[in-house]
Record summary:
c-di-GMP-I riboswitch aptamer from Lottiidibacillus patelloidae, 91 nucleotides, folded computationally. NCBI's taxonomy places the organism under Bacteria, Bacillota, Bacilli, Caryophanales, Lottiidibacillus. Model confidence (mean pLDDT): 83 of 100.

RNA sequence: GACCGAUAAAGGCAAAGCUAUGGAAACAUAGUGACGCAAAGCUUAAGGGGCUUCAUUUACAAUAUUGUAAAUAUGCCAGCCAGCUACCGAA
Numbered sequence: 001g002a003c004c005g006a007u008a009a010a011g012g013c014a015a016a017g018c019u020a021u022g023g024a025a026a027c028a029u030a031g032u033g034a035c036g037c038a039a040a041g042c043u044u045a046a047g048g049g050g051c052u053u054c055a056u057u058u059a060c061a062a063u064a065u066u067g068u069a070a071a072u073a074u075g076c077c078a079g080c081c082a083g084c085u086a087c088c089g090a091a
Stems, first nucleotide, its partner, number of pairs: 004089002012037002017032006035079001041084003047081002049077003056071006
């Protein structure tokens, strides 16, 4: 230094739920709370994958408004994989 990750040391992050706010929603932010995490640090149209569907398009139904279904993201998820960076140092 790399791989690796120990009942080591110093620490760190914070799931679900609940409350408030924003949003059409997915979800996000703050507080509370800890399921867990050796990267649960950072990065999303211009790596893959997943979620939502306001708007848009198409089809069908309906007396017109409208309703139902499907498609679609430059919206969202990095605690799905991935890329980049990183504390400590047993075996």